[in-house]
Molecule: small-subunit ribosomal RNA
Organism: metagenome
RNA sequence: AGAGUUUGAUUCUGGCUCAGAACGAACGCUGGCGGCAGGCCUAACACAUGCAAGUCGAACGAAGGCUUCUCUUCGGAGAAUGUCCUUAGUGGCGCACGGGUGAGCAACGCGUGGGAACCUGCCCUGGAGUGGGGAAUAACUUCUGGAAACGGAAGCUAAUACCGCAUGAUCCCUGAGGGGGAAAGACUUCGGUCGCUCUAGGAUGGUCCCGCGUAGGAUUAGGUAGUUGGUGAGGUAAUGGCUCACCAAGCCUACGAUCCUUAGCUGGUUUGGGAGGAUGAUCAGCCACACUGGAACUGAGACACGGUCCAGACUCCUACGGGAGGCAGCAGUGGGGAAUAUUGCGCAAUGGGGGCAACCCUGACGCAGCCAUGCCGCGUGAGUGAAGAAGGCCUUAGGGUUGUAAAGCUCUUUCACCUGUGACGAUGAUGACGGUAGCAGGAGAAGAAGCCCCGGCUAACUCCGUGCCAGCAGCCGCGGUAAUACGGAGGGGGCUAGCGUUGUUCGGAAUUACUGGGCGUAAAGCGCGCGUAGGCGGCUUGUUUAGUUAGAGGUGAAAGGCCUGGGCUCAACCUGGGAACUGCCUUUAAUACUGGCAAGCUUGAGACCGAGAGGGGGUGGUGGAACUCCCAGUGUAGAGGUGAAAUUCGUAGAUAUUGGGAAGAACACCGGUGGCGAAGGCGACCACCUGGCUCGGAUCUGACGCUGAGGCGCGAAAGCGUGGGGAGCAAACAGGAUUAGAUACCCUGGUAGUCCACGCCGUAAACGAUGGGUGCUAGUUGUCGGGCAACGAGUUGUUCGGUGACGUAGUUAACGCGUUAAGCACCCCGCCUGGGGAGUACGGCCGCAAGGUUAAAACUCAAAGAAAUUGACGGGGGCCCGCACAAGCGGUGGAGCAUGUGGUUUAAUUCGAAGCAACGCGAAGAACCUUACCAGCCCUUGACAUAGAGGUCGCGGUUUCCAGAGAUGGAUACCUUCAGUUCGGCUGGACCUCAUACAGGUGCUGCAUGGCUGUCGUCAGCUCGUGUCGUGAGAUGUUGGGUUAAGUCCCGCAACGAGCGCAACCCUCGUCCUUAGUUGCCAUCACGUUAGGGUGGGCACUCUAGGGAAACUGCCGGUGACAAGCCGGAGGAAGGUGGGGAUGACGUCAAGUCCUCAUGGCCCUUACGGGCUGGGCUACACACGUGCUACAAUGGCGGUGACAGAGGGCAGCGAUCCCGCGAGGGGGAGCUAAUCUCCAGAAGCCGUCUCAGUUCGGAUUGCACUCUGCAACUCGAGUGCAUGAAGUUGGAAUCGCUAGUAAUCGUGGAUCAGCAUGCCACGGUGAAUACGUUCCCGGGCCUUGUACACACCGCCCGUCACACCAUGGGAGUUGGUUUGACACGAAGACGGUACGCUAACCUUUAGGGGGGGCAGCCGGCCACGGUCAGGUCAGCGACUGGGGUGAAGUCGUAACAAGGUA
Repeated sequence: AGAGUUUGAUUCUGGCUCAGAACGAACGCUGGCGGCAGGCCUAACACAUGCAAGUCGAACGAAGGCUUCUCUUCGGAGAAUGUCCUUAGUGGCGCACGGGUGAGCAACGCGUGGGAACCUGCCCUGGAGUGGGGAAUAACUUCUGGAAACGGAAGCUAAUACCGCAUGAUCCCUGAGGGGGAAAGACUUCGGUCGCUCUAGGAUGGUCCCGCGUAGGAUUAGGUAGUUGGUGAGGUAAUGGCUCACCAAGCCUACGAUCCUUAGCUGGUUUGGGAGGAUGAUCAGCCACACUGGAACUGAGACACGGUCCAGACUCCUACGGGAGGCAGCAGUGGGGAAUAUUGCGCAAUGGGGGCAACCCUGACGCAGCCAUGCCGCGUGAGUGAAGAAGGCCUUAGGGUUGUAAAGCUCUUUCACCUGUGACGAUGAUGACGGUAGCAGGAGAAGAAGCCCCGGCUAACUCCGUGCCAGCAGCCGCGGUAAUACGGAGGGGGCUAGCGUUGUUCGGAAUUACUGGGCGUAAAGCGCGCGUAGGCGGCUUGUUUAGUUAGAGGUGAAAGGCCUGGGCUCAACCUGGGAACUGCCUUUAAUACUGGCAAGCUUGAGACCGAGAGGGGGUGGUGGAACUCCCAGUGUAGAGGUGAAAUUCGUAGAUAUUGGGAAGAACACCGGUGGCGAAGGCGACCACCUGGCUCGGAUCUGACGCUGAGGCGCGAAAGCGUGGGGAGCAAACAGGAUUAGAUACCCUGGUAGUCCACGCCGUAAACGAUGGGUGCUAGUUGUCGGGCAACGAGUUGUUCGGUGACGUAGUUAACGCGUUAAGCACCCCGCCUGGGGAGUACGGCCGCAAGGUUAAAACUCAAAGAAAUUGACGGGGGCCCGCACAAGCGGUGGAGCAUGUGGUUUAAUUCGAAGCAACGCGAAGAACCUUACCAGCCCUUGACAUAGAGGUCGCGGUUUCCAGAGAUGGAUACCUUCAGUUCGGCUGGACCUCAUACAGGUGCUGCAUGGCUGUCGUCAGCUCGUGUCGUGAGAUGUUGGGUUAAGUCCCGCAACGAGCGCAACCCUCGUCCUUAGUUGCCAUCACGUUAGGGUGGGCACUCUAGGGAAACUGCCGGUGACAAGCCGGAGGAAGGUGGGGAUGACGUCAAGUCCUCAUGGCCCUUACGGGCUGGGCUACACACGUGCUACAAUGGCGGUGACAGAGGGCAGCGAUCCCGCGAGGGGGAGCUAAUCUCCAGAAGCCGUCUCAGUUCGGAUUGCACUCUGCAACUCGAGUGCAUGAAGUUGGAAUCGCUAGUAAUCGUGGAUCAGCAUGCCACGGUGAAUACGUUCCCGGGCCUUGUACACACCGCCCGUCACACCAUGGGAGUUGGUUUGACACGAAGACGGUACGCUAACCUUUAGGGGGGGCAGCCGGCCACGGUCAGGUCAGCGACUGGGGUGAAGUCGUAACAAGGUA
């Protein structure tokens, strides 16, 4: 510090996800030691048991025990002292600290900084005092109630308990005269000590008030009657509506009151570079609470955790009458929960309470125990060790790896263990920890390693298993037979006593943007204006010093963090010092800027004067054209409408046409990226009323300005209300068409509405998808309005304001914008934060309604999106080509047969090929074989290869016989006798037998592959290097203008070159030359004739086969751009590629082939291998493809001495001759071929038939033959005779062909024993037509649109049906919370009263009385509970609404191309 993920690829926007750190954690697997820390986050749920606050005998009375003494009836009794012990009670101090918890609390609660009207026990420092009296009462005794808790009555008694009196420096009150108001003793070594009372001050602690800061929600906008203030009184320690009486009507609030929800606050903690975010365990400060609610008492302090009273809930005891209790103290229990410890030791230390002290108490605290919960440290050994052991795993079988790892050898002993010793903590005593830490010694490598991961992100790879199954997954995504992604293994990577997972927080995320983002098209500018608050604001001077800046002072607790030292062996941890704590307050100073105040200025703004343009607005009036309707005339059969029609109108007279009339609405031409308006919007003409704007002048005001949350107004169309109006148009509706349907598009009608007046609605793609204002930043060119200048007098220049186009800098993701900014800046407002759900629900506001506005969540997805790129596609466009259409010729589709396929059948009908590009295809030959299929019978190292052992020396061929269907097995006779040799079965070689490795497979996968092939397509394309342009994908080149068969060539051009293709080079045909003449040829010469180049001879010609020549738009004319080229012509055998062939770019179709071959993987192994016999591949209701033969006279038949080319031939071609009607047979010359042979050509020509199912046609069938072959039954071909089917030119549809072509005629070859209508090749005869490119099909180039990229056989929408999920409404119902009213009114304090009761003081006649107090009663206040009426939140809810999600459901086709109606 970034990375993955939207796309075919790219850039951007944007979300999701990951890598980091942290944790009071939990869970899974694992677990050696120590140190330091931490340990109920949930039920502020309920609690058994023990402990957590007592102490003082030096305040007091009493009782008991011990000791001593005396007495004793030995039971005991009495006394004293000691002070020793114990105890309840009176009394004092403490119990308000310490400890726990975070429920409540949005608050002066907390934080920070200030303030004043206060209190403060114990403590400290001063001052003063401590005199003299009195009355009671617990304990105790007796009686007594009660189950208990707990009492009651009578009697006795003490005090540092209680009450007067005196005095009172200071103190308090005051009317300033005066008045009020204290005390306690104890101990003593007799020195004193500790106390007590009053008072002043301090310290400490606390109370109260204020500024600022401290959550969310406006779908909470108004709240408040003690409320706000005053006066007086009361109350308090004290200010104060704190309380009360009276008076006034205030007070808080958009800078967010009130209400709702959530929450203890802080130092800090965590994360982050920081700003910030999240958090508030442990430690520390503050607050609040103590079963729930209320209340006070005591006290210095409480409204009191281990106190009291009352009410309530709960638990326990009970004799049913009554009582007791409060772990959110420490342990512990139940419960809840994913989850959190011992009913431990000790007061030794630190601290606290009491005490003169000794001492007592202290679950505070110090320690120990449990837990890997975290942080830190250590160990599980070290060295050497290659035969690179064994084993495992992989393997190309060689090896590699685990791996110096192990073993082995040599060492060491940290930790743990054993033995011994043994602290600091304790300044004198006292040690829970603890026989601990530490130290010394001993033994032995001994006791001590796991977890996660290995597709990318992200470090780390192989095998096996599995086969969209099982499973994985943080995101992208893996798994459908070769999974580095699942599971196992080997290996590897990471961390390590831990490792992973889950959860949470921050980070990455500049993804809420203060630092630090955006809003034309990605989410985002309010439809537009006026304007309130607010924010911001021109120039100059003065003043102030609020903001601002600087200095100083105070504060900012400690701990933590940082820096720097120190202590534990180090570290964690502990500790000293420093800096810091970015803040707040006070004060001093500065005065530039901002603000306040004051004064001025004119440039911003406005006013004034003079001109000007305009569909700006409103009202009233006027006009012509057109449509429709009405009346009348003319006139007759149609009109209208459409792609074509029909509905419709018309003989009752339409349409058309002429004249007249009526009515409503809209204003042609002008008219224009022209004008006006804030926007919506505004268009005939005239008048009136009226708003704004521009230009010129420079007379006035003097910052009066800009923006604008709320607010107010305007606001197209449609719609709504009331009343008019209604010609045309026209939702709904009706009819006619179209269609599979057509609730549409088209047509005929037609009502609301459109128009007017008034009132609503308040929305639009209300768009420049661009808020307003100001300033600055190149130009060029139109146009509208005005001014100025010049002159050529209608132009030019210049200036201000508007409106367009292009464009520089700049900007932008790009497209684009570009002085009318989307540039550079400032000010103000509005808005955005992934897609869907949803602009929806609920609530509020508005509306008559329709609806508008404000505006979520659950759930769900990993995308949704913008711009641009390359393709592909379009019922987009342009240009061009092709037997693509058209023009022609001949076919197919109908018939019969052949052949292939489908289907069916079958034991099997082997398999493959499937639109073009499968179907006379693989197959250039299925009777057996082939053969892969079926049935049956056989073989098992095998029909074939390699290797080992043993045996034999032959193998092989021929004959015969037996068994068998044959394979095979057995027997028999004959022929033959391998090579080398060291003469040894020694080597090679061959055969047999045995055993094991293995052979074998036309079994599967062409979607694992190689190779080969088809196809687009012989179409003209496909690319690269460098350069340039672009952020990039990419573009350019290759586009453009011409031209070509061609990316062929020329020109132009940020391109310049190059490669694969095209063309050419190659073969062949066509002309000529030359070389060479045998088997070819024969002109000349000779011979010969059975009249054949036969022979001699020759190589001239033909021909053969080698080499060359020739054609290049080279020449001429025209055209074109002076080009390339095109058109015409000459010459030429051939002319513009002369004809034909071979040759197939980058790629596409997961095209075809595992059955040609090769090959990975899988499968079979007495069988899915091998052999044999027979059958099948030849089946047959049918359907299709490709062909042959025909339907006839351009023909059939008969006759005939016409004329080829190219091939083949020795297991062959086979002449002449003979036989057969013929297929053929017999015999056999010649020929390994320019020699011999197949070999004869057929169409042609001549004659005949005369339109008929024929002298056409030949299927089918019968008989008889021929040939091949081991064998023609299933199942060959041919011959002769006989038979003589369908068929008379073939529906829709469809194929081939542009010249030596189509058509037609025959000939040969491969395969092959035999078998062709198929295939390949050869020549003979030999046409017609092409105007042209609108249309069909295919293709090429450019361009355009796109939501397609598996690329239109694409994508994609909505209803319905099914399953699941969350959610809205919903009669109601349940609960929480809250408000108002009413009644009730415990305890308690307060007030009143007090006839009852009453020790201290006063008085008294001693009975009593007074003063004071108390019970009781009354009053207002008030908790719980109650009744009624609301608000609000949540749960459930029959039924119901839409929404989301879900491999293969239904119906259509809405959108994306002009998406077929933009």